Background: This is a predicted structure of a 386-nucleotide RNA (Bacterial RNase P class A). It matches the Rfam family "Bacterial RNase P class A". Rfam links the family to the GO terms ribonuclease P activity, tRNA processing and dimeric ribonuclease P complex. About the family: Ribonuclease P (RNase P) is a ubiquitous endoribonuclease, found in archaea, bacteria and eukarya as well as chloroplasts and mitochondria. The model forms 96% of the base pairs in the Rfam consensus.
[in-house]
RNA sequence: GGCAGGGAUUGUUCUAUCGCUGGGCGGAAACGCCGAGAGGAAAGUCCGGGCAGCACGAGCCACCAUGCUUCCUAACGGGAAGUGGCCUUGUCCGUAAGGGCUGGGUCAAGGAAAGCGCCACAGAGAAAAUACCGCCUUUUGUGAGGUGAAACAUCCUCCGCUAAGGGUAAGGGUGAAAACGCGGGGUAAGAGCCCACGACGUGCUUCGGUGACGGACACGAUGGCAAGCCCCAUGGGCUGAAAGACCAAAUAUACCGGCAGGUCUACUGACAGCAGGCUGGCUCGCCUGCAUUGCCGGGGGGUAGGUUGAUAGAGGCCGUCGGCAACGGCGGCAGUAGAUUGAUGAUAGAACGCGACAGAACCCGGCUUACAGAUCCCUGCCUUUU
Numbered sequence: 001g002g003c004a005g006g007g008a009u010u011g012u013u014c015u016a017u018c019g020c021u022g023g024g025c026g027g028a029a030a031c032g033c034c035g036a037g038a039g040g041a042a043a044g045u046c047c048g049g050g051c052a053g054c055a056c057g058a059g060c061c062a063c064c065a066u067g068c069u070u071c072c073u074a075a076c077g078g079g080a081a082g083u084g085g086c087c088u089u090g091u092c093c094g095u096a097a098g099g100g101c102u103g104g105g106u107c108a109a110g111g112a113a114a115g116c117g118c119c120a121c122a123g124a125g126a127a128a129a130u131a132c133c134g135c136c137u138u139u140u141g142u143g144a145g146g147u148g149a150a151a152c153a154u155c156c157u158c159c160g161c162u163a164a165g166g167g168u169a170a171g172g173g174u175g176a177a178a179a180c181g182c183g184g185g186g187u188a189a190g191a192g193c194c195c196a197c198g199a200c201g202u203g204c205u206u207c208g209g210u211g212a213c214g215g216a217c218a219c220g221a222u223g224g225c226a227a228g229c230c231c232c233a234u235g236g237g238c239u240g241a242a243a244g245a246c247c248a249a250a251u252a253u254a255c256c257g258g259c260a261g262g263u264c265u266a267c268u269g270a271c272a273g274c275a276g277g278c279u280g281g282c283u284c285g286c287c288u289g290c291a292u293u294g295c296c297g298g299g300g301g302g303u304a305g306g307u308u309g310a311u312a313g314a315g316g317c318c319g320u321c322g323g324c325a326a327c328g329g330c331g332g333c334a335g336u337a338g339a340u341u342g343a344u345g346a347u348a349g350a351a352c353g354c355g356a357c358a359g360a361a362c363c364c365g366g367c368u369u370a371c372a373g374a375u376c377c378c379u380g381c382c383u384u385u386u
Stems, first nucleotide, its partner, number of pairs: 001382010012351007020037002023034004039357001043368002046366005051240004063236005068082005083109001084107005090101004110231002115229002117225003132172002134168006141161003144157003180198002183195003200220004205216004244308004253300001255298006262271003273290006316333007352355001
């Protein structure tokens, strides 16, 4: 210097004119003047909280979420620092299995020693298993050899072959995984069958650590999967700004008052009248309705509409102190986006260069996703110079 990966910051600027949404000032008004106006993700709406309304005796079941430790935080499923597992660079110890140190990557990392379930394909066998090849052994048959005069005299063989039975998980083969690993003993051949060492698990043990855990010691068993059911522990009331609060028109109206009403009244009712029904018609009788009304005034709730919620916040920047860090304490500084069919734009010119992803809607902390270019830092590789 180049390439690749990771992290952090930034992510167009300036001028003029005309518009749009808020704010301030002047003005009686029309209007004029001044100043402000999207993001690091405003996104996905995934997690947590603030705020608000509703609900709420307690417990259990069900459902959902989370799941190593300590710390940070308003809180979190977020973050920081650690622990442990797995993979790996380099190096050292060991015959080996394996282990130590160092650096990097990665992990939803409680329980598989409670129970159930599953483990494709391949393979003989996939979980109280399995005998395909191989190894060992017994028996039958047979070959060869030996002995012998003769082995068609079936006597012998630490030699073969074939068939049947048995043993065996060392070796081969299959597989992601084969019933702990390695070395030795042992055996007919083998096997945790036995022993040493190692891996693993457990512990009212001991030492270190706040703790996860680590060292020692003792004991013990042996596949994996809980992102299968399940068990254990912890947490979770429901709904979101279209929440909620306030003001409140027109029309209709609960309720209240006044007046009116065919007559009487003790205000309960009685009588009269009108209409309809009880039969095709009439009368009587009975039943129902006509006052559960009209007008005027008051008036609550609610609708349209308006105001608020609503932008100064668990906020930002700088310095300092504490802390490995996340973060916290103290001090200082600056600071008008707030719409509600929903503003933040258009045109012209200039500069670098041809500007990526993308647009607020109650607010905040996170996570995730998208992102052209520029700057800085770290790691690896290649190359050049000294």